Predicted 3D model of a 693-nucleotide part of an RNA (large-subunit ribosomal RNA, domain II) from a Bacteroidia bacterium. Taxonomically the source falls in Bacteroidia (Bacteria, Pseudomonadati, Bacteroidota). The coordinates come from a structure-prediction model, not an experiment, and the mean pLDDT is 83. RNAcentral holds the full RNA, with entries from ENA.
Context: one part of a larger RNA
RNA sequence: ACCUACGAGUUACUCAUCACGGGCAAGGUUAAGUACAUUGGAUGUACGUGAGCCGAAGCGAAAGCAAGUCUGAAUAGGGCGUAUAGUCCGUGGUGGUAGACGCGAAACCUUGUGAUCUACCCAUGUGCAGGUUGAAGGUUUGGUAACACAAACUGGAGGACCGAACCGAUAAGCGUUGAAAAGCUUCCGGAUGACGUGUGGGUAGGGGUGAAAGGCUAAUCAAACUGGGAAAUAGCUCGUACUCUCCGAAAUGCAUUUAGGUGCAGCCUCUGUCGUAUUGUGAGUGAGGUAGAGCUACUGUCUGGAUGCGAGGGUUUCAUCGCCUAUCAAAUCCGUGCAAACUCCGAAUGCGCUCACAUAAGUAACAGGGAGUGAGCCCGCGGGUGCUAAGGUCCGCGGACGAAAGAGGAAGAACUCAUCCCAUCAGCUAAGGUCCCCAAUUGUAUGCUCAGUUGAACAAACGAGGUGAAACUGCUUAGACAGCUAGUAUGUUGGCUUGGAAGCAGCCAUUCAUUUAAAGAGUGCGUAACAGCUCACUAGUCGAGCGGUUUUGCGUGGAUAAUACACGGGCAUAAGCAUACAACCGAAGCUAUGGACUUAUAGUAUGAACUAUGAGUAGUAGGAGAGCAUUCAAUUUGGCGUAGAAGCAGCAUGGCGACGUGUUGUGGAGCAUAUUGAAAAGCAAAUGUAGGU
Numbered sequence: 001a002c003c004u005a006c007g008a009g010u011u012a013c014u015c016a017u018c019a020c021g022g023g024c025a026a027g028g029u030u031a032a033g034u035a036c037a038u039u040g041g042a043u044g045u046a047c048g049u050g051a052g053c054c055g056a057a058g059c060g061a062a063a064g065c066a067a068g069u070c071u072g073a074a075u076a077g078g079g080c081g082u083a084u085a086g087u088c089c090g091u092g093g094u095g096g097u098a099g100a101c102g103c104g105a106a107a108c109c110u111u112g113u114g115a116u117c118u119a120c121c122c123a124u125g126u127g128c129a130g131g132u133u134g135a136a137g138g139u140u141u142g143g144u145a146a147c148a149c150a151a152a153c154u155g156g157a158g159g160a161c162c163g164a165a166c167c168g169a170u171a172a173g174c175g176u177u178g179a180a181a182a183g184c185u186u187c188c189g190g191a192u193g194a195c196g197u198g199u200g201g202g203u204a205g206g207g208g209u210g211a212a213a214g215g216c217u218a219a220u221c222a223a224a225c226u227g228g229g230a231a232a233u234a235g236c237u238c239g240u241a242c243u244c245u246c247c248g249a250a251a252u253g254c255a256u257u258u259a260g261g262u263g264c265a266g267c268c269u270c271u272g273u274c275g276u277a278u279u280g281u282g283a284g285u286g287a288g289g290u291a292g293a294g295c296u297a298c299u300g301u302c303u304g305g306a307u308g309c310g311a312g313g314g315u316u317u318c319a320u321c322g323c324c325u326a327u328c329a330a331a332u333c334c335g336u337g338c339a340a341a342c343u344c345c346g347a348a349u350g351c352g353c354u355c356a357c358a359u360a361a362g363u364a365a366c367a368g369g370g371a372g373u374g375a376g377c378c379c380g381c382g383g384g385u386g387c388u389a390a391g392g393u394c395c396g397c398g399g400a401c402g403a404a405a406g407a408g409g410a411a412g413a414a415c416u417c418a419u420c421c422c423a424u425c426a427g428c429u430a431a432g433g434u435c436c437c438c439a440a441u442u443g444u445a446u447g448c449u450c451a452g453u454u455g456a457a458c459a460a461a462c463g464a465g466g467u468g469a470a471a472c473u474g475c476u477u478a479g480a481c482a483g484c485u486a487g488u489a490u491g492u493u494g495g496c497u498u499g500g501a502a503g504c505a506g507c508c509a510u511u512c513a514u515u516u517a518a519a520g521a522g523u524g525c526g527u528a529a530c531a532g533c534u535c536a537c538u539a540g541u542c543g544a545g546c547g548g549u550u551u552u553g554c555g556u557g558g559a560u561a562a563u564a565c566a567c568g569g570g571c572a573u574a575a576g577c578a579u580a581c582a583a584c585c586g587a588a589g590c591u592a593u594g595g596a597c598u599u600a601u602a603g604u605a606u607g608a609a610c611u612a613u614g615a616g617u618a619g620u621a622g623g624a625g626a627g628c629a630u631u632c633a634a635u636u637u638g639g640c641g642u643a644g645a646a647g648c649a650g651c652a653u654g655g656c657g658a659c660g661u662g663u664u665g666u667g668g669a670g671c672a673u674a675u676u677g678a679a680a681a682g683c684a685a686a687u688g689u690a691g692g693u
Base pairs, nucleotide, nucleotide: 001693002692003691004690005689006688011098012097013096015095016094017093018092019091020090021089022088023087024086027054028053029052033047034046035045036044037043038042058065059064068080069079070078071077101239102238104236108229109228110227112225113224119203120202121201122200123199124198125197126196127195128193130162131161132160133158137154138153139152140151141150142149166190167189168188171186172185173184174183205221207217208216209215242627243626244625245624246623247622252265253264254263255262256261266373267372268370269369270368271367272366273365277363279358280357281356282355283354284353285352286351292345293343294342299339300338301337303335304334305333306332310328311327312325313324314323315322376401378399379398380397381396382395383394384393385392406417407416408415421595422594423593424592426591427590428589432585433584434583435570436569437568441582443581444580445579446578447577448576454572455571462557463556466554467553468552469551470550471549472548473547474546475545483541484540485539486538487537489514490513491512494508495507496506520535524533525532596617597616598615599614600613601612602611603610604609628682630679631678632677633676634675635674637672639671640670647666648665649664650663651662652661653660654659
C1' cells in the first nucleotide's frame, strides 16, 4: 500500500415542547400492588377507585378578594386576567438529564510496586605491570665556644612525574531501516587516590539522592511506575457509512473574560393562517443638503494692488510734540482662488405616501417546528486610511465566486457571454472569431503605418525637417523659394575707452547721413590691430509654387535583469491599425422532435389516479418528501429445494436510482413471496482496529 472483517446520533425517563394518528370531552386519565385465567415465553380481565396528575379562574409579596384583582386617597389611570378545549395513548421532530455521535489529551486525586540501572551513605573484602623524581629524618666528615651551617652517603615523602591493567571520554572518521535503542577505529585524560571495584545493607515520589547538569531514581523524570476515581474534561483537530425528488442559505447587526465560541436578530426550510397586501413602470406629491457650484452670504483660509491703525528703524529735542521711511502690518476697499468637520445656492439617483397600468411568481405578511451561518473573497462604482502604494486595510451600492457546469480569454475561482432534467450524426445565435495549427472570408470599400510598430500583459517626462490629415497666415508670372553669376560702397578707423579697439573685447547713441539696383555705424568666422572670408540687402539667370504657426492620426528615440523568447505557435507588409458594410463559424443559451419528474389551475373519477393548459427541474451548509438493501420476529403463499437451497462467477433483462429478476456454470443443504413489526441496519477515508498478502 492493497484486500477481508469490525468501526460512530443510541438507549432510558408516568421530563418538556411541537406536529401527525386515535379515544373520550368540561372533562380526560389511572400508578405501584393484589386476585383470577391461559401459557413455550408472557399477556388478558377484575380489583386498586377516582389515591394522584393535567384542565375547567384569575390577581396579589401576602392576608385575601374573585370575573375580576393589584397599585392607589380614588368610583381615576395603568398592570395582569375574563371571550372557554382539554386530556390520555401511540408515532415522529427537537430540547433537558444521563459518557449521550465516535476516537483523542497534557494533567489532577488515590491505593500500591520499585535503589538487581543509577545517586549518595553504612558494613566488610579486594585491585593498581614497569620506570622516574628523591621531601623530612638519620649517619659520617667538615665547621662552631655551643648552636647554626656545608658536603657526601643514607632515607623513601608526595590528591609528585612517565606509562599498562583498571576507570574515563578530548578530537575526528565510520555507523545512523546500526553488529549496537549510544557502538567501532585512531588520538586523548586519570592511573597511591576526593582512586577503582566485589558482596551485603539503607534512603521512595512533591519524596529520595545530588562536588548542582534539573542530574539520577530499572532504555521512563521540571515530579517514576502500576491499579482505581474514569467513558475525567476537550468552546479544539479528525472521522461519521444506501438511492432519488423539492426548496436552498450565511460569512452581517447588537452583546459577550468576547473575538476560530455563544445568545438574540437577519438570511434558509417545513406546517398552518391570510389572499395581492409583493415587485416593476408611469403620473402626482413630499422630506433631504450629497455631486456640482459659490463665497462683498457666514466660518476659516490663499494671493496681487490701494489705503496704512499699530510696530520697528532714522532724525530732532533735556524730554515731549514733530518730521522721514526700498521694513513688518491690523482693519477696510478693488481683483483672483480654496474647504470632510464653510454654505446665499443646489441636482441626478435613491427613499416615503397616493393613484393608474402591468405582474400571480416557490410574491408579501403573520404564527409555530427544524436548521445552518456569524473566518469570506475578487471585480466595477462612491469614499476613509495608506504613498490618489499593495493580490493592503475599513465602510457604502451592484455583480460574480463561495455553492455554477458550458463557450470565450493560449493556460486561469472572481473578467466577457451564458446559467447544465435526459436523448438526437437537426437548426439559429451570444461573447469571441473566420491564412495554417483550428470550425468559419486569404470578404468588400476607403484610408493610415514601414517601426515586425503591431498582430490580446507594460511605460513617462522630454527630444526629432519620420509621415498622413485639417485650419489660419505670409511671399509668388510686376517671377517667389532653393541653386548659380555679380555687387555688398562713401562720410568713417562713428564717439568713448584702450597699449591697440578700424562693422565684429567693452561702453554710448536722434544706429545718422550720402551715393545707390542694393548694401547694418553691421549676422558669423578671422587679425595683436588692420587685412581676408561671409551674411543681411540688391541685380541677373531659372520658371511654379515656396515658407510660417496651431491642432490632430500613425510611427521614432528615451527602453536596462539575470538558462534561450512572453504575438499561444507557425508566421504576416497584412493575416497590422482606423472607419463602414455583407456573409459565415461559434455554448450544456434559444429552437426542433421524443421522453422522465415536480408543481399550479381546470376537468373527470373518488380513493391517492388520469387528461388538458401553464410554470418549472445547477447547487455546499441545511430543511422537507419518497424509496432500495441487510438481520431477526409474527402471520401468509396447503411457496421453493439432493430432479440441487444459500453463497460465488459469467451473460441477458427490468428500474431515474439504491437495486431486482431470469439463465448457465460452480456449490452441496437449506431458502424465499406477500403484509406488518423490531433493529448491534449500509464504509473510502478517523497518522482508524484485527488478520492476510